[in-house]
RNA sequence: GGAGCGGCUCGGGUGAUCGCCGGCCCCCGAGGCUCGCCUCGGGGGCGGGAGGAAAGUCCGAGCUCCAUAGGGCAGGAUGCCAGCUAACGGCUGGUGGGGGCGACCCCCAGGAAAGUGCCACAGAGAGCAGACCGCCGUGUCGUCUUCGAUCCGUCGAGGGCCGCACGGUGAGGGUGAAAGGGUGAGGUAAGAGCUCACCGGAUCGGCGGUGACGUCGAUCGCACGGCAAACCCCAUCCGGAGCAAGACCGAAUAGGGAAGCGUCACGAGGGCGGCCCGCCCCAGCUUCCGGGUAGCGUCGCUCGAGGCCCGCGGUGACGCGGGUCCUAGAUGAAUGAUCGCCACCCACCGGCCGGCGACGGCGGUGGGCACAGAACUCGGCUUACGAGCCCUCCGACC
Numbered sequence: 001g002g003a004g005c006g007g008c009u010c011g012g013g014u015g016a017u018c019g020c021c022g023g024c025c026c027c028c029g030a031g032g033c034u035c036g037c038c039u040c041g042g043g044g045g046c047g048g049g050a051g052g053a054a055a056g057u058c059c060g061a062g063c064u065c066c067a068u069a070g071g072g073c074a075g076g077a078u079g080c081c082a083g084c085u086a087a088c089g090g091c092u093g094g095u096g097g098g099g100g101c102g103a104c105c106c107c108c109a110g111g112a113a114a115g116u117g118c119c120a121c122a123g124a125g126a127g128c129a130g131a132c133c134g135c136c137g138u139g140u141c142g143u144c145u146u147c148g149a150u151c152c153g154u155c156g157a158g159g160g161c162c163g164c165a166c167g168g169u170g171a172g173g174g175u176g177a178a179a180g181g182g183u184g185a186g187g188u189a190a191g192a193g194c195u196c197a198c199c200g201g202a203u204c205g206g207c208g209g210u211g212a213c214g215u216c217g218a219u220c221g222c223a224c225g226g227c228a229a230a231c232c233c234c235a236u237c238c239g240g241a242g243c244a245a246g247a248c249c250g251a252a253u254a255g256g257g258a259a260g261c262g263u264c265a266c267g268a269g270g271g272c273g274g275c276c277c278g279c280c281c282c283a284g285c286u287u288c289c290g291g292g293u294a295g296c297g298u299c300g301c302u303c304g305a306g307g308c309c310c311g312c313g314g315u316g317a318c319g320c321g322g323g324u325c326c327u328a329g330a331u332g333a334a335u336g337a338u339c340g341c342c343a344c345c346c347a348c349c350g351g352c353c354g355g356c357g358a359c360g361g362c363g364g365u366g367g368g369c370a371c372a373g374a375a376c377u378c379g380g381c382u383u384a385c386g387a388g389c390c391c392u393c394c395g396a397c398c
Stems, first nucleotide, its partner, number of pairs: 001394004006390006012342007020049002023046011051371001055382002058380005063242004075238005080094005095109001096107004110233002115231002117227003132173002134169007142161008181199006200222001201220008246299003249295001256289006269281004306325008344368006351362004
């Protein structure tokens, strides 16, 4: 310097001005009453105001309401072992398998001797296996050849080749993702776990380990092809909806219930400004109760399985103890904008310093500074993005 689907950490700081959201305190004004508080308006001051992912809303919880005796069916999720945790499909550490030269990473890792089903294409045969080519044996037609016999026409025996028929063979070729263990030797007509050695496998036992499992020995020539991300079986777990959950306050109008008065003209109530009389209208009127709706309504709402630091235990996830801190709660929804300074990164420089040098430091100029915006709250996962550090491999130079 290059490469790395290698690991880890962090997510800028600070000042000024102008704003925005909500909190506390003080002052002024208005109103209310139970008379020292409350409400409204104005002004001033103080301190607070997004993230590692606030995101996707994929898992698991808290919380709230509804449902719920218990159990089962259906449905869903998970699936090596041990642990962590409030819980999890998460995390940690292991086991087994796989990938990479390596740092390191990945695994949808229960059961295929419960049953059913599937295994495309190709191929002879795909599951109670299968002879297409090849190899081998036997028989036989033809043909060539050697030897022997001969009445010279042939005949007999052996061998080769080309066919045909019947068998043997799962070693070799070929097909396929997969062909009923693999390699080698013996053996055989050729072959074959047919036999043997090693590897693999199954069963049993010993030892080690909490366990997954590992290892050793014996026995068995090898049975049980693959697919469960096909149905299925086994084990464990699971009620539903979600802060628009849910609780409270509650005007006007309409409607409901109760009580009183009245509908009998002896008339409740209304009108003629009020009162009395009178006149007119008129069958309802008044009070109380309860439910629901509207609402720049209130609560839920942010102190929580909380953050940070230290110590102890543990390989670790994590746990325990002590100290310390309080750090957004909006509801069309604030957390912003501008201008500096510093830090970080990149490029450049007839620059300066150090060094034999590779190079390093300083300075200057210009540029860059990502992904992204809380909405009840946590624990995870996943996805998006920028920078730095460490590690591994390769190359070059000093």